[in-house]
Context: one part of a larger RNA
């Protein structure tokens, strides 16, 4: 230049009170606006201590001030059989025993062994903490693999079958989650005319799990003889051939009813201010999803992973054992778990108007997740 631009969304702020040297910014209260397919709540991937303190600070940081802070100091704080990882399986792609190129570095591969973004056993409701909770408590549950025990008892795989196994478009169908009103339950009677009334507020509720197997939904189905196929066998699987039976047999199946249900629950009372107790009513109708039955159904062509596990079969082989089945008992390691996570904790040199996978999806308007007002929660964007 110049005490000039700036001081980073134009969502917005005003009073009281409080602490404190000191208060426009802390911190309670009140009133007032924002936002609400989000500016909320969950959670992945990244960050790594930002998380909690009625523990102590204001140099620097912080675009002003600061008693405040994601700032400094100190202390605390993350509790699993069942969520998620490890595990058990495999894709792509990796990596590769021998092998095959290659002068060699090395490149390529079979068997293998790796490798989630996917497939594989099992948990819910409540209560707690300044900070963690499907993890700790409480109350009811399930799972799977290994030893012991007892009772039964044809078992056995790295092999053979079947499932696991899947695509796009569409349509009707039952349902429930929510939602909206009630039946009742409990307060209330007005500081301003009116307000015992067909008045106002507020509540109106709940899981796995187990147990009946329903709307629906797939397959023909059960026996019996045969059998150059499944690299061996086979009572499985397929291929023939025959009887019954299909208003049948199996399986699958939301929802619903019942137990789980002594919980939760408007509000009352005590209270040391912060904790402790006590507890009504909890029905019924309308709606109703993109959520479940559904890996269904119907089309349609571009024909939409694998494997392990699970089911059955035998083979060797074992048959007083070992294994199967069933019931009681012991036993379930290890890592991750704190907070942010459409952001002031992640990328982006910042407390940067950008960027950032996935679920939740409440009223009123409405065709709707658009619009606008609203709840729940969150904030007023650090001069």
């Nucleotide at each position: 230049g110049a005490g000039u631009a700036a001081c980073g969304a134009u969502a917005a702020u005003g009073g009281g009170g409080g602490u404190g040297a000191a208060a426009a910014g802390c911190c309670c209260c009140c009133a007032c606006g924002c936002c609400g397919a989000a500016a909320g709540c969950c959670c992945a991937a990244g960050g790594u201590u930002u998380c909690c303190u009625c523990g102590c600070g204001c140099a620097a940081c912080g675009u002003u001030c600061a008693u405040c802070g994601g700032c400094g100091c100190a202390g605390g704080g993350u509790u699993a059989g069942u969520c998620g990882g490890u595990c058990c399986c495999u894709a792509a792609g990796g990596c590769g025993a021998g092998g095959c190129g290659g002068a060699a570095a090395c490149g390529c591969g079979u068997a293998g062994u790796c490798g989630a973004u996917g497939g594989g056993a099992a948990g819910c409701u409540g209560g707690u903490u300044a900070a963690u909770a499907u993890u700790c408590c409480a109350g009811c549950a399930c799972c799977g693999c290994u030893c012991g025990u007892g009772a039964u008892u044809g078992c056995g795989a790295u092999g053979g079958a079947g499932u696991g196994a899947c695509g796009g478009a569409g349509a009707a169908g039952g349902c429930u989650a929510g939602g909206u009103g009630u039946a009742c339950c409990g307060g209330g009677c007005g500081u301003u005319g009116g307000u015992u009334g067909u008045c106002c507020c507020g509540g109106g509720g709940a899981a796995a799990g187990g147990c009946g197997g329903u709307a629906g939904g797939u397959g023909g189905a059960u026996c019996c003889c045969u059998u150059a196929g499944g690299c061996a066998a086979a009572u499985c699987c397929g291929g023939g051939g025959g009887a019954u039976c299909a208003u049948a047999c199996a399986c699958c199946g939301a929802g619903c009813a019942c137990c789980g249900a002594g919980a939760c629950g408007a509000g009352c009372c005590c209270u040391u201010c912060u904790g402790g107790g006590c507890g009504a009513a909890g029905u019924c109708a309308c709606u109703g999803a993109u959520g479940c039955c559904a890996c269904g159904c119907u089309u349609c062509c571009a024909g939409g992973a694998a494997a392990a596990g699970c089911u059955u079969c035998u083979a060797a082989g074992c048959u007083u054992c070992a294994g199967a089945u069933c019931a009681c008992g012991a036993g379930g390691a290890c890592c991750g778990u704190a907070c942010c996570g459409u952001a002031a904790a992640c990328c982006g040199a910042c407390a940067c108007a950008g960027g950032u996978a996935g679920g939740c999806a409440g009223g009123g308007u409405g065709a709707g997740a658009a619009u606008c007002c609203c709840a729940a929660g969150g904030c007023g964007c650090u001069u």